A computed fold for a 73-nucleotide RNA from Bacteroides coprosuis DSM 18011, annotated as transfer RNA. Lineage of the source: Bacteria > Bacteroidia > Bacteroidales > Bacteroides > Bacteroides coprosuis. It matches the Rfam family "tRNA". Rfam classes the family as a transfer RNA. The same sequence occurs in records of 7 taxa.
RNA sequence: GAUUCGUUAGCUCAGUAGGUAGAGCACAACACUUUUAAUGUUGGGGUCCUGGGUUCGAGCCCCAGACGGAUCA
Numbered sequence: 001g002a003u004u005c006g007u008u009a010g011c012u013c014a015g016u017a018g019g020u021a022g023a024g025c026a027c028a029a030c031a032c033u034u035u036u037a038a039u040g041u042u043g044g045g046g047u048c049c050u051g052g053g054u055u056c057g058a059g060c061c062c063c064a065g066a067c068g069g070a071u072c073a
Stems, first nucleotide, its partner, number of pairs: 001072007010025004019056001027043005049065005
């Protein structure tokens, strides 16, 4: 330098054919327990890497860029 994959909650990851975002763990409250832990219930938490474009509508499609991995040179 070229090709390719990835970037979504604090962490690890889903997200189907474009229709307005979820799980597990973690965190908080409550229940239980002599207390902690464990268990159960509930809750909070995301301008979906950035900037444009297409569309009535974009996490998803297109373009450019940033960062990380792989392969080739």